Order: sequence, then structure tokens, then C1' cells
RNA sequence: GUGGGACAGAUGGCCGCUGAUUUACCACCCGGUAAAUUGGAGGAAAGUCCGGGCUUCGCAGGGCACGAUGGUCGGUAACGCCGACCGGCCGUGAGGCUAGGGAAAGUGCAGCAGAAAGCAAACCGCCUCAAUCUCUACCGCAAGGUAAAGAUUGUGGUAAGGGUGAAACGGUGAGGUAAGAGCUCACCAGCAGCCGGGGUGACCCGGCUGGCUUGGCAAACCCCAUCGGAAGCAAGGUCAAACAGGAAGCAGGCGGUGUUUCGGCACCGGCACGAAUCGGCUCCGAUCCGUUACCGACUUCCGGGUAGACCGCUCGAGGCGUCGAGCAAUCGGCGUCCCAGACAAAUGGUCAUCCCCAGCGCGGCCAUCAGACCGCACUGGAGACAGAACCCGGCUUACGGCCCAC
RNA sequence: GCGAGAUAGCUCAGGCGGUCAGAGCGUCGGAUUCAUAACCCGGAGGUCGAGAGUUCGAGUCUCUCUCUCGC
Repeated sequence: GUGGGACAGAUGGCCGCUGAUUUACCACCCGGUAAAUUGGAGGAAAGUCCGGGCUUCGCAGGGCACGAUGGUCGGUAACGCCGACCGGCCGUGAGGCUAGGGAAAGUGCAGCAGAAAGCAAACCGCCUCAAUCUCUACCGCAAGGUAAAGAUUGUGGUAAGGGUGAAACGGUGAGGUAAGAGCUCACCAGCAGCCGGGGUGACCCGGCUGGCUUGGCAAACCCCAUCGGAAGCAAGGUCAAACAGGAAGCAGGCGGUGUUUCGGCACCGGCACGAAUCGGCUCCGAUCCGUUACCGACUUCCGGGUAGACCGCUCGAGGCGUCGAGCAAUCGGCGUCCCAGACAAAUGGUCAUCCCCAGCGCGGCCAUCAGACCGCACUGGAGACAGAACCCGGCUUACGGCCCAC
Repeated sequence: GCGAGAUAGCUCAGGCGGUCAGAGCGUCGGAUUCAUAACCCGGAGGUCGAGAGUUCGAGUCUCUCUCUCGC
């Protein structure tokens, strides 16, 4: 360096917190107090990224849409998880990573650079032909003609060479050609089809044939296959104050309104006037006494249900040991154990000893010295990440030292 | 338990993969003015929250973390 495993300080004293049980005391009951005994966080309790149980709602059947997954075989309650194997990539290696179906169903994308970016394409270069020009050689007295070379322009051929790019339509060699080219051939790589062998399978090994090659991206749309009803313990259920609503009652007592009675004052009438008195009317007061009706309060009941309380709640795909099946994940048999259930939320603090690391010193081992190792003592330091909240199986992330294998 | 977001000092575009990193305010310099402000001209300033993966190529697609906000 790589891979894996177990642990998560130990014991005791003192002071505290919290669940359960028992006992005692108080209390009609609910319950409260005290004492004793006993239980009291994790490998991640975290993130909430997946899967399941459980609960309520929905649901004839099928399809569409949407989302997720994607090598093969197995494991599992299930998974996007795990194991083994196959293929690919990375690493000197131990090993690691892998959303790993389909690109000859279809649609789409590829900036810049480059001639050209998916279908084939001609910028330079190479080659053929044509025209014009230059120069040289030859023929000719001359005009001019012929041949070769070069330059420019145009037409066509050419993907071997150049340069660009992540990527340029197989690679090497030979033949071939005007120059070239799978144009042809040999070998190699790769693709498709068929056959044989091995494997449950992914796939691997070998042979034959074919056209010479048909590229990349689907964590782009999409196609194929498989899976998925929705919401979540604030699910959901039981009991149930207060206020409001409805129904019945109202013995005695209470409040209000009305009626009745009594009293007072004012007004009106009678008398010439006033007072007293008489009559009437209204208002006010007293509720002193009595009657009765309604309303309220009160009493009882009803429905829904808030606060609150309780259930859900912790025995579970459970832990430990052992045996067996299996390469393994995992599964099965037997034995044994009960191991947090709080609701602003307990599981803590302190002291002593030991454990771990570092430094210095002393001793041992040795013929001697030094180192390493072992032992003892002293001093100093460290014990991280983190905190259940319905429960499980995973993944991911955070984190301390130790051990083993390679 | 469930959902949304993070881009310059601040507020926000860009989300459909490529020369596309941009706008306004702010800041710096210049110009103008007696001077300041406003107006005008020019510039700087960004690992697109962090880390991996897919791809030739990621601000954009996928995964994992961190932080913030809402129910």
C1' cells in the first nucleotide's frame, strides 16, 4: 500500500435521572410517597437515499400515462441490497470500479478546429486529357513543324500521403493501376450466419461460409423486459373535561319578564279657590304576602368530538451458543435468554485503581558495547464520531485506536 | 414525516450538454464640474455550494454529501 475482522474503555465507591416488579404508608377511587430488587442507546441511534412489516383509505377486468430498475445464476419478506461467476476498464501488484438490454425500429446530437463530422466528402498533394505560355533539342533558307520538360487555367479520376479533431469508414505486406483504391490476394483484428465442444446460464474455445468493415452518445428522446394503488405512528383506535348544540325534568330554593295586590308621587275630574277627602288614569317603587305562565340557571340524558389520558409500543424476518447444508450470501435443526420504551423527552457527574500511547531512568538478555526486545518505576497525554422516539433489512456519510491476511 | 433551493460583494437570468458564463445595482479608473452628486466612457471581479460518475466535452444529466428555506 490492498483487503477484512472484532471493539467502542474495565472494575469499584459516592451523588443523581428514568421504566418495571414487590412491600409499606396515605387516599372512597384514579393515584401519590418511600424503600428494596432489577432493566436502561449505536455501529452508525445520523442522512431520510432505497426496500418491507404495520395502519387507514381506494380498488370488477384490461389498457394508456408517469416513475424506477437493467450481464448471468443464486439469496431474501422485499430491494436500486448481498454472494458467486461472466464481459469490459484501471493498477507493477495485492486488488479496485462497472446504470453492463437495444445504435442494421425510428427521431436527434457532435461547439471550436478541419477540405470533409455520418453521408460520404476533393483544401493541399498525385494522375489523365484539353487550351495557352516559356525553355531546350531536332528538321527546314524561311514561315513553321515534331518531341521532351516546366508553369498557369479548366475538365475528370483518386481517400495511398499531409494537416485538424475525442472521433476521418479496418491494419500490415504483395500484386495491380495513368495515379490510386478490398480493386485482387495472404495474414491479422472485428462483424453476421451456420456447425461442433464446455458451462444451469451470462459466456468461453474451435471450425466453415459471407460481404470486405456496416463508428460514438440511450445518466438524449425512444424501443424492449420486469416492478410499482395512495398516504404515513402527527398512520389509526379507545375513553373523554370545558364551551357551544339538542331532548326531558324542575321537589325545595335562586335570577329575569309578565299578571295580580299594596303603597307613594304626579296629573285629570267634582267644589268659587286651597287643603283634606273621593273617583280615575299613567308612571315609579316595594317585592312584604299570595297566584300562575315563560325564559335563564340548575339536574339528568344524547350525538359529534377539542384539551387531556390510554392503546398502538415493543417478543422481533430477535440475540447468544452449537450442529448440519452451501464456494459464499444465506438457510435449517436443537438448546438457551428476555435485552430501553421516554413525550421536551431519562441512560449523567465525580473519585480511585487498571487498560492504551509518548518521553526519560533503572534492570534483564550478551564474552563486552550499542541497537532492538522484555520487565519495573516516574512524568505527561489521549479514549473519537455521536444520542433511540412505530419496528425491521440495506446503502451512504461521520469517526478512534487495535488485530489478521495479502 | 414531506417538499423547494444554492450562479460576481447584493438581487437574479442562463437549465434544450459545446466560443455562453450574463444583466442590473455596487466597486475601481477616466471624463465632466470651482467642488460633489447625477449623466457619459472603460475595466476588474466567478473553480456556477462540495466530491465522484456518464460523455470527446458538464453551470446544465446521474449519484453522494454540506448548508439554507418552507409545510
Predicted 3D model of RNase P RNA and transfer RNA as a complex of 477 nucleotides. The prediction has a mean pLDDT of 76. Rfam match: Bacterial RNase P class A.